The prediction has a mean pLDDT of 81. Transfer RNA from Candidatus Yanofskybacteria bacterium RIFCSPLOWO2_01_FULL_39_28, 72 nucleotides, folded computationally. It matches the Rfam family "tRNA". Rfam links the family to the GO term triplet codon-amino acid adaptor activity. Taxonomically the source falls in Candidatus Yanofskyibacteriota (Bacteria, Bacteria candidate phyla).

RNA sequence: GGCCCUAUCGUCUAAUGGUUAGGACACAAACUUUUCAAGUUUGGAAUCGGAGUUCGAUUCUCCGUAGGGCUG
Numbered sequence: 001g002g003c004c005c006u007a008u009c010g011u012c013u014a015a016u017g018g019u020u021a022g023g024a025c026a027c028a029a030a031c032u033u034u035u036c037a038a039g040u041u042u043g044g045a046a047u048c049g050g051a052g053u054u055c056g057a058u059u060c061u062c063c064g065u066a067g068g069g070c071u072g
Stems, first nucleotide, its partner, number of pairs: 001071007010025004018055001027043005048064005
């Protein structure tokens, strides 16, 4: 240099073009407990950037960025 893959809450991970973007762990609050832990309930928190296609994009296309793999 060429080709391929990946990028979503703090972390891990779902989501046939129409979802309030879901779940687990973690975090915060309340309840419970003498306290801690455990438990119950509730809450906040995310689509790598830009452009395009589309009535509608996390999803499809292109360019870029970052990471990874194969290879001259």